[in-house]
Molecule: RNase P RNA; transfer RNA
Organism: Gammaproteobacteria bacterium
RNA sequence: UAAGUAAAUUGCCUUAUCGCACAGACAUUUAUUGGCUGUGAGGAAAGUCCGGACACCAUAGUGCAAUCAUAGUGGCUAACAGCCAUCCAUCGUAAGGUGAGGAAAAGUGCAACAGAAAGUAUGUACAGGUCAUGCUGUAGUGAAACCAGGUAAACUCUAUGUGGUGCAAUGUCAUGUAAACUAGUGCUUGAGCGUACACGCGCGAUGCUAGAGGGUAGGCAGCUAAAGUUUAUUGGUAACAGUAAACGUAGAUAAAUGAUAAGGUGCUGACACAACUUUGUUGUCGUCAUGUAACAGGAUCCGGCUUAUAGAUUUACUUAAAUA
RNA sequence: GCCGGAAUAGCUCAGUCGGUAGAGCAGCUCAUUCGUAAUGAGAAGGUCGUAGGUUCGAUUCCUAUUUCCGGCACCA
Repeated sequence: UAAGUAAAUUGCCUUAUCGCACAGACAUUUAUUGGCUGUGAGGAAAGUCCGGACACCAUAGUGCAAUCAUAGUGGCUAACAGCCAUCCAUCGUAAGGUGAGGAAAAGUGCAACAGAAAGUAUGUACAGGUCAUGCUGUAGUGAAACCAGGUAAACUCUAUGUGGUGCAAUGUCAUGUAAACUAGUGCUUGAGCGUACACGCGCGAUGCUAGAGGGUAGGCAGCUAAAGUUUAUUGGUAACAGUAAACGUAGAUAAAUGAUAAGGUGCUGACACAACUUUGUUGUCGUCAUGUAACAGGAUCCGGCUUAUAGAUUUACUUAAAUA
Repeated sequence: GCCGGAAUAGCUCAGUCGGUAGAGCAGCUCAUUCGUAAUGAGAAGGUCGUAGGUUCGAUUCCUAUUUCCGGCACCA
């Protein structure tokens, strides 16, 4: 210098004008309205794929393992399918990447075409061997040809774990109406419900199921201080844990963060100039542009995973070449 | 906010425990007819939404993703 690998950071800024949501105090009004001050999205707020908190249902029971999930070993965590370390396999020259990596010696199944034969093996040709025999080797087909073969993201077995529903949970206030009518079924000898099944427990007749109607389409709580964030330090290879200090960080409800102008910054393009390995690269406090600035946006809250993401910056390492 | 389903030929749909993917309609060619339709015969048309993985082999099994469709409010 070129090509890569792994990780980290950032994710446009300033001013002016107009505007949005919430809170506060002030003024004003019948209702209200007005200006002022403060605060106001993300690294993924997303997908809803896992794990929890929280709420309700017997504060959640017993059994089965039918169903579901996980799977080398050790550790971390509130928990996990996550993270860290490490072994093995595999890909890469390497730095490193990837792995649903328990069991095929319990059993069942599957293997198209080709091939004599595809799991109860053994035919042909050649060679070798034997008293004799696929007894041994080679050839040929195929992903696989006798090996305790392959396949478990086929059934299955082993180990471990697992109650359900989700903030449209749940509580509460207000408004309003007819649980009309039809069919089936049931009425304490119990239909059905409590979100797989059985038992148990509870509810259960103004019942339940299916159709078909009536009414409300509002407020408040839950709601944001939390397994919290940042920095320093101690222990640990690390994930992570302990200690100290500081910070106090949106709660809207059809859903608030925006628009315009000017300047700046980065990038892109053109031009100019310069350098060099001179028809093509690099560089510049250079000039110009009515070029451009990603992915995307809270909706109960956290920890992960996955996916999307223009451009810029930084660190460590590997390979190749050249120079000293 | 929570939950479920679909994608296969131009259109509508089949295809099950993995082994070379079909039907009807439409379109094309030929025959029949004076000509058209109908009818008969024939051929063509598919990366099985996309990308990875498991496997000898994937429409089928697993994961991610894209697009589309549907259900769930409360009261008596």